[in-house]
RNA sequence: GCAGAGAUGGUCUAGUUGGUUAUGACGACUGUUUAACACGCAGUAGGUCCCGGGUUCGAUUCCCGGUUUCUGUA
Numbered sequence: 001g002c003a004g005a006g007a008u009g010g011u012c013u014a015g016u017u018g019g020u021u022a023u024g025a026c027g028a029c030u031g032u033u034u035a036a037c038a039c040g041c042a043g044u045a046g047g048u049c050c051c052g053g054g055u056u057c058g059a060u061u062c063c064c065g066g067u068u069u070c071u072g073u074a
Base pairs, nucleotide, nucleotide: 001073002072003071004070005069006068007067010026011025012024019057028044029043030042031041032040050066051065052064053063054062
C1' cells in the first nucleotide's frame, strides 16, 4: 500500500430485513439483611450507539467519507 473484521453506560456484551422507553452481566450508589463485613434480595443512577455528511416522515441499523483498533497479504 491492498483486503477483511470491529468501535454500543466505568468494563465486557446482545440487538434491530429502519419505528415510538437500546439488552444483559460485572462494577458504583441506596435500601434490606448482619453485632459488623461479605454473600443474598429489592431498587436507583449512568449511553451525543466512534466522528461528519447523505437518503428517509423517521437512522444505532442503509449509503458515502474520515478516525482508530485487530487480522491477513506483498
A computed fold for a 74-nucleotide RNA from Phaeodactylum tricornutum CCAP 1055/1, annotated as transfer RNA.
The organism belongs to Phaeodactylum tricornutum, within Eukaryota.
Rfam family: tRNA.